[in-house]
Context: one part of a larger RNA
RNA sequence: UCAUGGUUAAGGAACUCGGCAAAUUGGCCUCGUAACUUCGGGAAAAGAGGCGCCUACCCUUCGGGGAGGCCGCAGUGAAUUGGCCCAGGCAACUGUUUAACAAAAACACAGGGCUAUGCCAAAUCGAAAGAUGAUGUAUAUGGCCUGACACCUGCCCGGUGCCGGAAGGUUAAGGAAGCUUGUCAUUCAGUAAUGGAGAAGCUUGCGACUGAAGCCCCGGUAAACGGCGGCCGUAACAAUAACGGUCCUAAGGUAGCGAAAUUCCUUGUCGGGUAAGUUCCGACCUGCACGAAUGGUGUAAUGAUCUGGGCACUGUCUCAACCAUGAGCUCG
Numbered sequence: 001u002c003a004u005g006g007u008u009a010a011g012g013a014a015c016u017c018g019g020c021a022a023a024u025u026g027g028c029c030u031c032g033u034a035a036c037u038u039c040g041g042g043a044a045a046a047g048a049g050g051c052g053c054c055u056a057c058c059c060u061u062c063g064g065g066g067a068g069g070c071c072g073c074a075g076u077g078a079a080u081u082g083g084c085c086c087a088g089g090c091a092a093c094u095g096u097u098u099a100a101c102a103a104a105a106a107c108a109c110a111g112g113g114c115u116a117u118g119c120c121a122a123a124u125c126g127a128a129a130g131a132u133g134a135u136g137u138a139u140a141u142g143g144c145c146u147g148a149c150a151c152c153u154g155c156c157c158g159g160u161g162c163c164g165g166a167a168g169g170u171u172a173a174g175g176a177a178g179c180u181u182g183u184c185a186u187u188c189a190g191u192a193a194u195g196g197a198g199a200a201g202c203u204u205g206c207g208a209c210u211g212a213a214g215c216c217c218c219g220g221u222a223a224a225c226g227g228c229g230g231c232c233g234u235a236a237c238a239a240u241a242a243c244g245g246u247c248c249u250a251a252g253g254u255a256g257c258g259a260a261a262u263u264c265c266u267u268g269u270c271g272g273g274u275a276a277g278u279u280c281c282g283a284c285c286u287g288c289a290c291g292a293a294u295g296g297u298g299u300a301a302u303g304a305u306c307u308g309g310g311c312a313c314u315g316u317c318u319c320a321a322c323c324a325u326g327a328g329c330u331c332g
Stems, first nucleotide, its partner, number of pairs: 001327008010318002014316001019313001027051005036041001038148001052070004057066003071075001083311007090303002095107002111146007123132003149298004154228003159225002161221005168216003174210002178206002182202002186197004229247005256290001257287001268284005
């Protein structure tokens, strides 16, 4: 000097990003216990008191209780053994997770919804056979989204997707009337060489017409992917605009919430808490850039969750000291 324990005057969070760490509390019995609430909880809420030993007395359900007495600084005499409260965010909850830097607000969840599937089911694995689904059968199974509960879940089908429709347009292979290329029996000209024409068959290229789904087209569908405006004017101070005009759109954001896990400007403004508060709580609404199952708003209980405050408590600190053990260092 370091590590790990122990104690500490006065103060008591002044420490610090933050009470991190430590301290406090702690067991059993009795009394007592708020808001809120899904009436179960909250709750060991909070808070208060008691606890050892002895007795010949009284009661006893024989467990104990009462009455009286004794000792210590201290009676759950050591050890084991919750600190508590207030307010808010998020997630309903118990659970799961990055084996070895993240345990959470992430995942899951019961519940809700959409969608596919009639059984040799859909879906999945597999060239196939076959298997899972399931020795199940729509109160079933698969996929997707949301995520208890309460109150709700608005408008838009123009784009993309999906579902349905079949009249018309377009459209492949294939088929195909017909046209066409080559070859060539034969035939014509020629003394011949050779040249011309050319049936059938085979063959080359084209081809009117025919020809499904799809696409175009017509509808539906948003708890499908998604989207949910701008400018100008107007009320007897001023301000504001219930109101009007105009442009655009598929439709212009409803309820609720709102400087929010979302607010840039921003430490917005006002109120509360503090002597003093970029955080926190309650409001306001000017929402850069909330918003309704990519769910919206609440919510008792729950949480090694996150944020702010308070009581108690303390070496966290003012400010450091001492002790014990181990290590280091010096000497040997």
Predicted 3D model of a 332-nucleotide part of an RNA (large-subunit ribosomal RNA, domain IV) from a metagenome. The RNAcentral record of the full RNA draws on SILVA.